[in-house]
RNA sequence: GGGCGAGUAGCUUAAUGGUUGAGCACUCGACUGAUAAUCGAGCGGUUGGGAGUCCGAUUCUCCCCUUGCCCA
Numbered sequence: 001g002g003g004c005g006a007g008u009a010g011c012u013u014a015a016u017g018g019u020u021g022a023g024c025a026c027u028c029g030a031c032u033g034a035u036a037a038u039c040g041a042g043c044g045g046u047u048g049g050g051a052g053u054c055c056g057a058u059u060c061u062c063c064c065c066u067u068g069c070c071c072a
Base pairs, nucleotide, nucleotide: 001071002070003069004068005067006066007065010024011023012022013021018055026042027041028040029039030038048064049063050062051061052060
């Protein structure tokens, strides 16, 4: 330099263009003599950044950033 992927909540991840969800973690409550486990509720997302297409973008297109693999 060229090719192919990955980036979504603190972490691991789901979502074929139509309300951004789940598990763990965290907070509160129930249970217990107390703790753990269990159960219930809550909190938490500019979906890596920018632009474009569209009534509507995590999803499609382009550029950039970070990162993995392959070729040279």

The RNA shown here (transfer RNA) has 72 nucleotides and comes from an archaeon.
Its mean pLDDT, the model's own confidence on a scale to 100, is 84.